Predicted 3D model of an 87-nucleotide RNA (c-di-GMP-I riboswitch aptamer) from Tepidibacillus decaturensis. The coordinates come from a structure-prediction model, not an experiment, and the mean pLDDT is 86. It matches the Rfam family "c-di-GMP-I riboswitch aptamer". Gene Ontology term of the family: cyclic-di-GMP binding.

[in-house]
RNA sequence: UGUCGAUAAUAGCAAACUUAUCGAAAGGUAAGGACGCAAAGCCAUGGGUCUAAGGAAUAAUCAUUCUAUGAUUGCCAGGUUGCCGAA
Numbered sequence: 001u002g003u004c005g006a007u008a009a010u011a012g013c014a015a016a017c018u019u020a021u022c023g024a025a026a027g028g029u030a031a032g033g034a035c036g037c038a039a040a041g042c043c044a045u046g047g048g049u050c051u052a053a054g055g056a057a058u059a060a061u062c063a064u065u066c067u068a069u070g071a072u073u074g075c076c077a078g079g080u081u082g083c084c085g086a087a
Base pairs, nucleotide, nucleotide: 004085005084012037013036017032018031019030020029021028022027035074041080042079043078045077046076047075048072049071050070054067055066056065057064058063
């Protein structure tokens, strides 16, 4: 230095749920809270997944279907930065 990741050390993040708030929704943010996490730091670039306001098609009574420009990095891959060091 690379790979790897302890029954080690130090620090860190925070699922579900609750409250408030923003949003059409998915979901986000803040506080509480810990299921977990060695990148659960950062980037929506590729795939996946979720939503469907607006738009489109059908219908013309209710509605139904499609669609991301919305969301998710705590679904996976890729990129990038980074703490510790037993075997």